Predicted 3D model of a 1453-nucleotide RNA (small-subunit ribosomal RNA) from a Hyphomonadaceae bacterium. The source organism's lineage runs through Bacteria, Pseudomonadati, Alphaproteobacteria, Hyphomonadales and Hyphomonadaceae.
[in-house]
RNA sequence: AACCUGAGAGUUUGAUUCUGGCUCAGAACGAACGCUGGCGGCAGGCCUAACACAUGCAAGUCGAACGAUAUAGUGGCAGACGGGUGAGUAACGCGUGGGGAUGUGCCCUUCACUAAGGAAUAGCUUUUGGAAACGAAAGGUAAUACCUUAUACGCCCUUAGGGGGAAAGAUUUAUCGGUGAAGGAUCAACCCGCGUUAGAUUAGCUAGUUGGUGAGGUAACGGCUCACCAAGGCGACGAUCUAUAGCUGGUCUGAGAGGACGACCAGCCACACUGGGACUGAGACACGGCCCAGACUCCUACGGGAGGCAGCAGUGGGGAAUCUUGCACAAUGGGCGAAAGCCUGAUGCAGCCAUGCCGCGUGAAUGAUGAAGGCCUUAGGGUUGUAAAAUUCUUUCAUCAGGGAUGAUAAUGACAGUACCUGAAGAAGAAGCCCCGGCUAACUUCGUGCCAGCAGCCGCGGUAAUACGAAGGGGGCUAGCGUUGUUCGGAAUUACUGGGCGUAAAGAGUUCGUAGGCGGGUUAUUAAGUCAGAUGUGAAAUCCCAGGGCUCAACCUUGGAACUGCAUUUGAAACUGGUAACCUAGAGACUAGGAGAGGUCAGUGGAAUACCGAGUGGAGAGGUGAAAUUCGCAGAUAUUCGGUGGAACACCAGUGGCGAAGGCGACUGACUGGACUAGUACUGACGCUGAGGAACGAAAGUGUGGGGAGCAAACAGGAUUAGAUACCCUGGUAGUCCACACCGUAAACGAUGACAGCUAGUUGUUGGCAUGCAUGCAUGUCGGUGACGCAGCUAACGCUUUAAGCUGUCCGCCUGGGGAGUACGGCCGCAAGGUUAAAACUCAAAGAAAUUGACGGGGGCCCGCACAAGCGGUGGAGCAUGUGGUUUAAUUCGAAGCAACGCGCAGAACCUUACCCGCGUUUGACAUGCCCUGUUUGGUUUCCAGAGAUGGAUUCCUUCAUUUAGUUGGCAGGUGCACAGGUGCUGCAUGGCUGUCGUCAGCUCGUGUCGUGAGAUGUUGGGUUAAGUCCCGCAACGAGCGCAACCCUCAUCCUUAGUUGCCAUCACGUUUGGGUGGGCACUCUAAGGAAACUGCCGGUGACAAGCCGGAGGAAGGUGGGGAUGACGUCAAGUCCUCAUGGCCCUUACACGCUGGGCUACACACGUGCUACAAUGGCAGUGACAAUGGGAUAAUCCCCAAAAACUGUCUCAGUUCGGAUUGUCGUCUGCAACUCGACGGCAUGAAGUUGGAAUCGCUAGUAAUCGUGGAUCAGCAUGCCACGGUGAAUACGUUCCCGGGCCUUGUACACACCGCCCGUCACAUCAUGGGAAUUGGUUCUACCCGAAGAUUGUGUGCUAACUUCGGAGGCAGCAAGCCACGGUAGGAUCAGUAACUGGGAUGAAGUCGUAACAAGGUAGCCGUAGGGGAACCUGCGGCUGGAUCACCUCCUUU
Repeated sequence: AACCUGAGAGUUUGAUUCUGGCUCAGAACGAACGCUGGCGGCAGGCCUAACACAUGCAAGUCGAACGAUAUAGUGGCAGACGGGUGAGUAACGCGUGGGGAUGUGCCCUUCACUAAGGAAUAGCUUUUGGAAACGAAAGGUAAUACCUUAUACGCCCUUAGGGGGAAAGAUUUAUCGGUGAAGGAUCAACCCGCGUUAGAUUAGCUAGUUGGUGAGGUAACGGCUCACCAAGGCGACGAUCUAUAGCUGGUCUGAGAGGACGACCAGCCACACUGGGACUGAGACACGGCCCAGACUCCUACGGGAGGCAGCAGUGGGGAAUCUUGCACAAUGGGCGAAAGCCUGAUGCAGCCAUGCCGCGUGAAUGAUGAAGGCCUUAGGGUUGUAAAAUUCUUUCAUCAGGGAUGAUAAUGACAGUACCUGAAGAAGAAGCCCCGGCUAACUUCGUGCCAGCAGCCGCGGUAAUACGAAGGGGGCUAGCGUUGUUCGGAAUUACUGGGCGUAAAGAGUUCGUAGGCGGGUUAUUAAGUCAGAUGUGAAAUCCCAGGGCUCAACCUUGGAACUGCAUUUGAAACUGGUAACCUAGAGACUAGGAGAGGUCAGUGGAAUACCGAGUGGAGAGGUGAAAUUCGCAGAUAUUCGGUGGAACACCAGUGGCGAAGGCGACUGACUGGACUAGUACUGACGCUGAGGAACGAAAGUGUGGGGAGCAAACAGGAUUAGAUACCCUGGUAGUCCACACCGUAAACGAUGACAGCUAGUUGUUGGCAUGCAUGCAUGUCGGUGACGCAGCUAACGCUUUAAGCUGUCCGCCUGGGGAGUACGGCCGCAAGGUUAAAACUCAAAGAAAUUGACGGGGGCCCGCACAAGCGGUGGAGCAUGUGGUUUAAUUCGAAGCAACGCGCAGAACCUUACCCGCGUUUGACAUGCCCUGUUUGGUUUCCAGAGAUGGAUUCCUUCAUUUAGUUGGCAGGUGCACAGGUGCUGCAUGGCUGUCGUCAGCUCGUGUCGUGAGAUGUUGGGUUAAGUCCCGCAACGAGCGCAACCCUCAUCCUUAGUUGCCAUCACGUUUGGGUGGGCACUCUAAGGAAACUGCCGGUGACAAGCCGGAGGAAGGUGGGGAUGACGUCAAGUCCUCAUGGCCCUUACACGCUGGGCUACACACGUGCUACAAUGGCAGUGACAAUGGGAUAAUCCCCAAAAACUGUCUCAGUUCGGAUUGUCGUCUGCAACUCGACGGCAUGAAGUUGGAAUCGCUAGUAAUCGUGGAUCAGCAUGCCACGGUGAAUACGUUCCCGGGCCUUGUACACACCGCCCGUCACAUCAUGGGAAUUGGUUCUACCCGAAGAUUGUGUGCUAACUUCGGAGGCAGCAAGCCACGGUAGGAUCAGUAACUGGGAUGAAGUCGUAACAAGGUAGCCGUAGGGGAACCUGCGGCUGGAUCACCUCCUUU
């Protein structure tokens, strides 16, 4: 000094908190596998087949016992130790602590003795059998071999007289032995307390069984064995049975408590091919002994024999896997011997193996041009990286050479020329493995393209992968590194330390009560529990501490501490227990009261339904969303009277009452249970809980017998429907009712076990009691039943004296989801079924509460041409135009509900043009750079070939700049390289732009506050508004983007300015046009201002915001219109406007050209035009406008129509309508064939107001009328603008659609186009049943009965002794016991199995739509019936049901 000690993370969700599982990070290993491998030390090394074994060795020794040549033999001691293995064993086997009825060779101590004799036998010799193993006979022989006698201090037996029992010598003069006895030591045997795995789907087991008496047996106690007697013994504190297992010191892990394990080392046990048995011996029922049986192997002359590596090596086999057929007895130890010594695969060493632990090395210092190479790159650089090279050093290890121990005491060394020391040479011989998405330290490029692959969990991979493969770089460990397997940990995830059960898994349906557990107050005593001390023990090793030895460490070693335990003993007496006595607060009892749908039985009553009879009456009734089935002229329904029968009891009636729960409701009586209150002078802890057990236990269901009005599973019919085995309707049977007997389950719920104590209140209600007086109120109190609420608790919701708070006692239950409350087995039941109750397999979740959204065939409020009220259309016709489809060489592409479809296209004959056919070009039609050539280039005419592009020839015009020069710049050409080019792909890689919800009123933030948190509040509420507009209130106060306003325009006025505009006044002119002079008044133009703000009045509202009405005003409550589009949604649209990442093409997917196509045409749809006519057509007359355009222009030009008036037509397919077609023209244009527009003449189709359905519009709007513009050579019914004429209607918000706010439900979050259930079909997997069959284990009965010991017998044989009779011995025979074996019958476990049942999982399969919203019939539970399937229906129950209404209660102001 022996101490310090406790980490979490990922994964359920849109997000959150919780519950809960799965997974990871750590340590360890007798390990194995993959890649790699320098040295040394110390350890370890068949976990599987207790499978089979070739070969060698592992137990001998003693001549001082004996004969003898002897290694052979007789004899003694030792072969019971040492060594191996873990099959069996759940046991006094082991561990620990005790006990008495025992034995003990060798060893130690003590006492005594060691006398006299005898007969054999092996070896040996001879003969002989046998293949061998091994014998047989005859002869002779020794001993410390064998036998007799004598003696007996102790010893044993005894009837207490007596009786019985030993010995061995050797060698020599000193020892070693021998015998008996006593004691010790050691070792062994036996007995007992306590501890020692799992299963109750193993609950009863046991005949030598339990005990006694007697006898036998043993070293010894004992049913150990036997005879007799008794009927016991064990078991819920788990007997018996089954499965598994050697036990322990200890090892691993852990903060500990625990959990798992029992290699190596050590203690004990068991076993030795399998089973049985004894012999010898001090000790064995004996690993390298014997006998028998069995299996297997070997030898054989077929007669018979031999064998047992779970000793050390080694072989085969099994297996993922585990070593040398080594050296030595030098050391330690063992056997024998007096000793020398011999033997010793014990042991000491060496060999093999990274199997583990420990140590060392693979170099060190300097070294920037930051070399080369690699990789990345934004092309600048960065990084590898002081790393290398280079320079200067060092030599551990390894190598070579020399020396050379300790282990050994006098000698003797396998290891071994080893450890160690010295010297030499030279950086020389020595680095890999795994990982890099998160957890978890470490990132980039390329390849691949849901493929290949990865993966411990979550998950990566579908063309920009830090997750696959490679490379570069990085991180970690290092002679190792990863993977796999196993154990503990983390896991408080079995919770003793240290968990839970209202809704997550979990309170039994309820009560009574047995065992058990727990238990009020006082006193005394005891000492079982408890506490303290002491003693013994707790083997050694291990762990820990302090030291020591190997250079250190691992390792070894000394001492200590510890071993938390058990036993004995001494004490204490508070607490628990025991005993004794007492007490009254718990519990019970008695007396007196009142309350009650408490129970059972019997009787009585009225209303209603149905039926029957009679009367009235006369056509329907009934039923529904609407109908039909059904009833009715044979008289229904309706109505009146009378009767029958069964069932249920309106109002009262109430979060009222009673009961343990289920449950109980008309009235009366009888019997009966419990609770409550008040009082008391009784008992005296009699109590609480309650495993098993018992009783009760809704509805449905079952049996027997009744009953049967209504209702009503099944069933039938009618409807609904795509179908409708349903919901709705009409009928209707079991059943519902009664008696008796079963069943034993429910959402049997407060989803909350029972009991007791404690912990704020407020307020209803119910049953008592007391007090006070205002006599119907107040106060108090006990019991019950509700609401709210503080503390506290809870994940939250919520609970809160009726706890889910704080405590105590007892019981029940839970441990991820599914499989499954299922299978098998047991018990119960007539059956239905109930109860008890798994596993394989499969998933990474399943779940609870709350949050934000979204959604609802939920609710409330509000808005919108949303509906309604109106006007006009579309849908029918013809045509135009777009789309789909079809066709085609091509009919280019895109757009697809609203929000694609007169859209991109503000205009396809060529061009456009992207498409098709054909022809042509290849640095390209276009850009930049390099190289070469030329200095001209550009325009133009004509001709040839050609379809043209293009190619060739040709006419004319024009013809560089700079420099001294070379040259340079520009331009043109050339061919080669970089590159150009792409309307190719991906709008799901993108930017930009756009649509849409929606001009809807919303969307957010800061700070604060609330909540564990996601979040909430603000933004909700009361009003109001077009508006989150404003006011008020409020744990919020403010702010931002939106709204509004600011902007443009129209409407009124003013000012300024008057030309190209205007003309009131004045004048001229007459060409009648502001034409001219003049003027700027007006109109107008275009710049600036004014004006409108609920400002004023009245009413209303809350004294507000505001609303209603009025005045004034050109305009009145945003005056009309426009521009303006919050946060976001739709992977919305666009790669073909443009830009752009990636991919793709490059004599082609690029470019040029001719022709064709985009214009097709059975058909379908959208958007339009024109019509169908008289509110009209036609003809004539007839005015008025604005915008805009024309390059510029208030100057010039282009400009109306409808209306109105007159005439005509007179209801017709027309004087409507104009399609279509013929023909003749005009215009544009290189060119109108495919394929333009317009005009003249002729032709004159459909169409007579349009089904279902559907669109637009609220005022200068709809409707109607024309006009202009862009594009454009030409082409409008489209688009964008403009003005003219100019309505109707809006009660209102029930409904449809869309939207906003609040609230509610949710199993949705890709958000209802969501989620999701079951059958069927296919594939795979595990599993239940299954006629039967195979094997194991075990039990019972019977048969057989080897070897063996025991008993009996004494017919055979017989050396020692003999009183000659015999005793004794051997063999034989017999008996009981008994292994193996056999027969029969059970029990149990496992395997296989035709067929069959459900289950799980799978890709986009089929049928429906059951559940989640009121899920469209609320759902669910139990039960019964039915049905392809989810399911449907009946009966009873629950709320874990939405909505509306009512009632009751509470809270706040």
Model confidence (mean pLDDT): 83 of 100.